Overview: The prediction has a mean pLDDT of 79. The RNA shown here (c-di-GMP-I riboswitch aptamer) has 100 nucleotides and comes from Paenibacillus albilobatus. The RNAcentral record of the sequence draws on Rfam and Ribocentre. The same sequence occurs in records of 2 taxa.
Formats: sequence, C1' cells, structure tokens
RNA sequence: GCACGAUCAUGGCAAACCCGCUUGAAAAACGGGGACGCAAAGCUAUAGGGGCUAAAGGAUUUGCCAUUGAAGCAAAUGUCCAUGCCAGCCAGCUGCCGAA
Repeated sequence: GCACGAUCAUGGCAAACCCGCUUGAAAAACGGGGACGCAAAGCUAUAGGGGCUAAAGGAUUUGCCAUUGAAGCAAAUGUCCAUGCCAGCCAGCUGCCGAA
C1' cells in the first nucleotide's frame, strides 16, 4: 500500500413509530423525541443500474362556446410522462481504528 472486519480507542449516524399552527400537489424533506440497525447508515441523484411520486403537460372522454371544423375554456380518468425525489437497494468517490 492492497485486501479484510475478530478485538481495541476516539467517537459518529439513526429505521420503524410518535409529535410539529415547518416546506411540498405528492413522493419526500426539515425540526424535536425514539433506537431497528450501520465500518462508511460520510459525500455523489441528467450525463451507471434500480425504486418512489405525477403538480404542470400529453392522451382520452364529457360539457360549454361555435353555422361546421379547427382553436379555446371547464371537468373527469386504476393511462403516459421527471423537470420532483430516494444513496438505510446496488454502484462511484473519500475515510477512523485494528489482528490473523
């Protein structure tokens, strides 16, 4: 130095769940508590894979308007869609301690 995770040191993080007259359409995030776990549960989310959500938009249907059509407006939808998220799913980068 690489690889590894028995043991030791300093410590760190914090799942579910609960609370919030915090943000958000939601997913989720944030703050307070909590502790299932974690040697990377540190960082990285267009330009690796995967997952969650679907406001806006598209599509479809219906209604309104309109001579007709187009356009427009409104509503609905077990549909599409990330530009919104997740690294405590894998991955990449960095990194504490320490034996065989």